[in-house]
Context: one part of a larger RNA
Molecule: small-subunit ribosomal RNA, central domain
Organism: metagenome
RNA sequence: UUGGGCCUAAAGCAUCCGUAGCCGGUUGCAUAAGUUUUCGGUUAAAUCUAUGCGCUCCACGUAUAGGCCGCCGAAAAUACCGUGCAGCUAGGGAGUGGGAGAGGUACACGGUACUCAAUAGGAAGGGGUAAAAUCCUUUGAUCUAUUGAUGACCACCUGUGGCGAAGGCGGUGUACCAGAACACGUUCGACGGUGAGGGAUGAAAGCUGGGGGAGCAAACCGGAUUAGAUACCCGGGUAGUCCCAGCUGUAAACGAUGCAGACUCGGUGAUGCAUUGGCUUGUGGCCAAUGCAGUGCCGCAGGGAAGCCGUUAAGUCUGCCGCCUGGGAAGUACGUACGCAAGUAUGAAACUU
Numbered sequence: 001u002u003g004g005g006c007c008u009a010a011a012g013c014a015u016c017c018g019u020a021g022c023c024g025g026u027u028g029c030a031u032a033a034g035u036u037u038u039c040g041g042u043u044a045a046a047u048c049u050a051u052g053c054g055c056u057c058c059a060c061g062u063a064u065a066g067g068c069c070g071c072c073g074a075a076a077a078u079a080c081c082g083u084g085c086a087g088c089u090a091g092g093g094a095g096u097g098g099g100a101g102a103g104g105u106a107c108a109c110g111g112u113a114c115u116c117a118a119u120a121g122g123a124a125g126g127g128g129u130a131a132a133a134u135c136c137u138u139u140g141a142u143c144u145a146u147u148g149a150u151g152a153c154c155a156c157c158u159g160u161g162g163c164g165a166a167g168g169c170g171g172u173g174u175a176c177c178a179g180a181a182c183a184c185g186u187u188c189g190a191c192g193g194u195g196a197g198g199g200a201u202g203a204a205a206g207c208u209g210g211g212g213g214a215g216c217a218a219a220c221c222g223g224a225u226u227a228g229a230u231a232c233c234c235g236g237g238u239a240g241u242c243c244c245a246g247c248u249g250u251a252a253a254c255g256a257u258g259c260a261g262a263c264u265c266g267g268u269g270a271u272g273c274a275u276u277g278g279c280u281u282g283u284g285g286c287c288a289a290u291g292c293a294g295u296g297c298c299g300c301a302g303g304g305a306a307g308c309c310g311u312u313a314a315g316u317c318u319g320c321c322g323c324c325u326g327g328g329a330a331g332u333a334c335g336u337a338c339g340c341a342a343g344u345a346u347g348a349a350a351c352u353u
């Protein structure tokens, strides 16, 4: 090791694609490598078993026979597994059809608000707070109206609604691209599952170069508060936030739950599609029943330490991968790889408890 686990106790890679490997639907024929049976050979001694003998007995010693574990050869069996050939259609692709969607990329256009500027009106305050002050204002602020400019954002609709592998995606229109569901059963015919390495994508912040800069706002400067106040509150304010090109590669990247398949009572919502029936008919819509798909809630059995999970499993099984092994030292040191850097990945020990 055989024989433990991974929602919350240590533990599911951030997500997907995919190489090797491992695993793999159904029928027939062939083969006989694995597998099974029989026979032969071999399997030193010791050890093991049986019987006999010898130490008074035992242990022990000794003789004979056998056995174990393998290996080699021959003959046979063909359920499984492997291999080859030929089929099948339930898995999986391709196709067709009408629809759904904040799915992606690019371009064009629009909207309210904020800020700033100009002009006109107007006249003493405005702003801010628990209260104030810093601050703005007779060089006319705040306020009102009109016009203009710039950047960012996209109210209502908006919904435990939708789409996407995840990150994520929300004004309108157009173009291009992609995926999923449903229906048909046309076509290919196991082409599949997982996936060490590997590749691609990956919020925010951050970095490099070039633009842009309205609002907000780390750092910073003032005003308050306070014993102090490197804060909370207030007035300002630069990186940044936005765009283009490149880098970084991390998050409580969470459902803290890997992916795929099969099986196991139900009830009730909303979403997409289809069928049948009814109502209204105007494209269309509404109601009921049924089926499929994804998405919520509640719950049987069962599971669980419990919270809870419960056909979207954390139930019952199968395949493959990843990961865990007391706390701290420590996600540190060292080495290596990547990176412009920040750092990221891999990842200990002494010692301590």
Stems, first nucleotide, its partner, number of pairs: 004324003007307002012321001014201004021194003025088007034080001035077008048066007091191001092188003095184003103177007110154002115149007125136002162169002206247006215241002220236004258320006266298004271293010302309002326353003335346004